[in-house]
RNA sequence: CUCGCGAAACGGCAAACCCGGCGAAAGUCGGGGACGCAAAGCUACAGGGCUUCCAUGCACCGCAGGUGCAUUGCCGGCUGGGCUACCGAA
Numbered sequence: 001c002u003c004g005c006g007a008a009a010c011g012g013c014a015a016a017c018c019c020g021g022c023g024a025a026a027g028u029c030g031g032g033g034a035c036g037c038a039a040a041g042c043u044a045c046a047g048g049g050c051u052u053c054c055a056u057g058c059a060c061c062g063c064a065g066g067u068g069c070a071u072u073g074c075c076g077g078c079u080g081g082g083c084u085a086c087c088g089a090a
Stems, first nucleotide, its partner, number of pairs: 005088002012037002017032006035077001041083003045080003048075003056070006
């Protein structure tokens, strides 16, 4: 110095919930708040889960509109993968 690993230390992030905003929704942003996290940092490539008439296409019923499928989108604190990173005991 690197890899593995995760004692200690300096710190970091922030679940549920509440308030305000955005969104059709899933969800997300800010503030408060801490359940937890050694990558709970970044990344939708793979798997998985969620949303769907906001928009688009097809089909059906039909006055409006509604339904189904697809599509769209979301989740990194669901798993894997990729990239990056503080500290240094056994």
Model confidence (mean pLDDT): 84 of 100.
This is a predicted structure of a 90-nucleotide RNA (c-di-GMP-I riboswitch aptamer) from Gemmatimonas sp.
NCBI's taxonomy places the organism under Bacteria, Pseudomonadati, Gemmatimonadota, Gemmatimonadales, Gemmatimonas.
The sequence was found by an Rfam model in a public genome assembly.